[in-house]
RNA sequence: GCCGGUGUAGCUCAGUGGUUAGAGCGGGCGCAUCAUAAGCGUUAGGUCGCAGGUUCAAAUCCUGCCAUCGGCA
Repeated sequence: GCCGGUGUAGCUCAGUGGUUAGAGCGGGCGCAUCAUAAGCGUUAGGUCGCAGGUUCAAAUCCUGCCAUCGGCA
């Protein structure tokens, strides 16, 4: 330099054009316990990497860039 994968909550990930963006773990609060853990209930937390484009509508499609992983040279 060229090609490809990935980027969504603190972490691991789902969501492949349309109703409010979700789960598990983790955090807060509560129940329970002599107490702690486990368990149960509840709750907060998001510029969907950045910018632009297509569309009535974009996390999702297209283009460029950034980061990261891999391959080729």